Record summary
Guanidine-I riboswitch aptamer from Aphanocapsa feldmannii 277cV, 98 nucleotides, folded computationally. Of the family's consensus pairs, 96% are formed in the model. NCBI's taxonomy places the organism under Bacteria, Cyanophyceae, Oscillatoriophycideae, Aphanocapsa, Aphanocapsa feldmannii.

RNA sequence: GGCGGAGAAACCUAGGGUUCCGGCUCCUUUCGAGCGCCUGGUCCGAGAGGUUUCAGUCGGUUGAUCCGACUGCACGGAGGGACAAAAGCCCGGGAGAC
Numbered sequence: 001g002g003c004g005g006a007g008a009a010a011c012c013u014a015g016g017g018u019u020c021c022g023g024c025u026c027c028u029u030u031c032g033a034g035c036g037c038c039u040g041g042u043c044c045g046a047g048a049g050g051u052u053u054c055a056g057u058c059g060g061u062u063g064a065u066c067c068g069a070c071u072g073c074a075c076g077g078a079g080g081g082a083c084a085a086a087a088g089c090c091c092g093g094g095a096g097a098c
Base pairs, nucleotide, nucleotide: 007054008053009052010051011050012049015044016043020041021040022038023035024034025033026032056070057069058068059067060066073093075096079091080090081089
C1' cells in the first nucleotide's frame, strides 16, 4: 500500500410520539370536536443497552446433529427520512473527534 473479515434474529429495556383503546374537557338524542405540557394499554424502539438462540473459528477427532473454549474495541453533531407521529429507529461503526 492492496484485498478480505469483524455476522444474524427474537424477547426486553432506556427512550419515543399519538393511528387505535382508555382518560380529561366541550357539545350532545345520536354523531362528534379538542387535549400527549394525559399516568397508562396497543404501537415504534438502540452499532456503541440487557437476555436468549443461531451462525462462525479452534480443539476433543479420522468424522458427527455431541462436548468445550473463543467471538475484541466503540467518543460522536447538525441536517434529512419513514410510518399516524416522534425517537437512542433509518441515513450512520456516517461527517467529525481521539
Its mean pLDDT, the model's own confidence on a scale to 100, is 83. The sequence was found by an Rfam model in a public genome assembly.